[in-house]
Predicted 3D model of a 483-nucleotide part of an RNA (small-subunit ribosomal RNA, 5' domain) from a bacterium.
Its mean pLDDT, the model's own confidence on a scale to 100, is 86.
The sequence was found in a public genome assembly.
Context: one part of a larger RNA
RNA sequence: GGAUGAACGCUGGCGGCGUGCCUAAUACAUGCAAGUCGAGCGGUAAGGCCUCUUCGGAGGUACACGAGCGGCGGACGGCUGAGUAACACGUAGGAACGUACCCCAAAGUGAGGGAUAAGCACCAGAAAUGGUGUCUAAUACCGCAUGUGGCCUUAGGGUUAAAGCUUUAAGCGCUUUGGGAACGGCCUGCGCAUGAUUAGCUUGUUGGUGAGGUAAUGGCUCACCAAGGCGACGAUCAUUAGCUGGUCUGAGAGGAUGAUCAGCCAGACUGGGACUGAGAACGGCCCAGACUCCUACGGGAGGCAGCAGUAGGGAAUUUUCCACAAUGGGCGAAAGCCUGAUGGAGCAACGCCGCGUGCAGGAUGAAUGCCUUCGGGUUGUAAACUGCUUUUAUAUGUGACGAUUAUGACGGUAGCAUAUGAAUAAGGAUCGGCUAACUCCGUGCCAGCAGCCGCGGUCAUACGGAGGAUCCAAGCGUUAUCC
Numbered sequence: 001g002g003a004u005g006a007a008c009g010c011u012g013g014c015g016g017c018g019u020g021c022c023u024a025a026u027a028c029a030u031g032c033a034a035g036u037c038g039a040g041c042g043g044u045a046a047g048g049c050c051u052c053u054u055c056g057g058a059g060g061u062a063c064a065c066g067a068g069c070g071g072c073g074g075a076c077g078g079c080u081g082a083g084u085a086a087c088a089c090g091u092a093g094g095a096a097c098g099u100a101c102c103c104c105a106a107a108g109u110g111a112g113g114g115a116u117a118a119g120c121a122c123c124a125g126a127a128a129u130g131g132u133g134u135c136u137a138a139u140a141c142c143g144c145a146u147g148u149g150g151c152c153u154u155a156g157g158g159u160u161a162a163a164g165c166u167u168u169a170a171g172c173g174c175u176u177u178g179g180g181a182a183c184g185g186c187c188u189g190c191g192c193a194u195g196a197u198u199a200g201c202u203u204g205u206u207g208g209u210g211a212g213g214u215a216a217u218g219g220c221u222c223a224c225c226a227a228g229g230c231g232a233c234g235a236u237c238a239u240u241a242g243c244u245g246g247u248c249u250g251a252g253a254g255g256a257u258g259a260u261c262a263g264c265c266a267g268a269c270u271g272g273g274a275c276u277g278a279g280a281a282c283g284g285c286c287c288a289g290a291c292u293c294c295u296a297c298g299g300g301a302g303g304c305a306g307c308a309g310u311a312g313g314g315a316a317u318u319u320u321c322c323a324c325a326a327u328g329g330g331c332g333a334a335a336g337c338c339u340g341a342u343g344g345a346g347c348a349a350c351g352c353c354g355c356g357u358g359c360a361g362g363a364u365g366a367a368u369g370c371c372u373u374c375g376g377g378u379u380g381u382a383a384a385c386u387g388c389u390u391u392u393a394u395a396u397g398u399g400a401c402g403a404u405u406a407u408g409a410c411g412g413u414a415g416c417a418u419a420u421g422a423a424u425a426a427g428g429a430u431c432g433g434c435u436a437a438c439u440c441c442g443u444g445c446c447a448g449c450a451g452c453c454g455c456g457g458u459c460a461u462a463c464g465g466a467g468g469a470u471c472c473a474a475g476c477g478u479u480a481u482c483c
């Protein structure tokens, strides 16, 4: 000098674009953050409509739809960086794999069965919830048939599927197989932190055979056999740490760093476990633990490292806002519903950029302040005064793009026009040298300053005040950290 997710002190006019718990992966009140489909199903709790009515209600319809069965989605999106020194990441390759939805191609979609939730009637319980009996449906479940194909095969053969819905007209589906797209699992070379005041480490350990297991390779697991494998080219151990694209700095080489944005990984109160599913678990389940809450003491409920917000910690980090209008996602044939993703607004000079706080004229160099050698110098064209302008501000009117036909949260916002009137808007640090900028007064090794050298003990350009000056400027300084 540059830089920062900064903080602190003094000060503070506006706009645009960004950024905003770096500390306690501490604990969380409250609300919301993942639903959707009646064109899969039995139905009808509420509302609408129609009919009847003793005005209590009853029936119908299915416009619609609570709860339920069923399907798809809750494995994405969002957050955090605790753990991890590792095929975690980066890069370059590899072979023994999987994939719901989507696309292409081929073939099929026949005939049946038994249940069960909801419902109804009871029962237990404070609740959470549960039990018994009985009734019923399906794109839920299960046989049978067929076999283009697929799988297995001793090549003879064996085995293996399906589901319907619908405005009735075009479809949406379902099953099997092959291919694609994109995504994922696995393996390997190389790269990637410190310490030797860590030198030996290892028994499923290293390899083989066989088996099991997996979507798949493999000691992944097991039985048997062999005794190997790693290590001063640093094993093992310890400490620290998410990795990268990047970011900062630097002429570069390097050094430091990994906020925001993007890719990958890991985690979801702590530790285990499986289930479902194409795929696995932040807002799923089970067990244990700690903590919090409810309880009728028998038993139950919970998980903000989602968005806001609270307490605590801290030098320190925002609103319990608006909207699904756009982009994207889930479901749905669609209308649409959901979406704290996202789009926006709010707060904060936290950062960068831009603008303004007027412009021109104006000397008898007014007054004031300060200094003075008392002549004057300086403040200073600065002010007053004269003329002008209106960025900004305020008021009024108008008023978008973002949306293609409809639909705009932002927002009556941005912009534009008119009017008013210099009107609404300057501070901070420094002035001994480094280092741009000097005098007076006060103080008297005191009070104090200080980045280094060093100032202050009665003539201080170094302390405090004043005048003046210098440098930056809506900022200026200080502190911390990196180059």
Stems, first nucleotide, its partner, number of pairs: 001483004006479005013355006019348002021313001026311003030308003035072003040069002043065002047063001048061005079267003089191006097184003102180008110144001112142002119134006149160004164172002193239003200230003205227008242264004246257004269289005291302004319345001321344003327341001328339004358388004369378003393420006402410001427472005432453003438467005448455002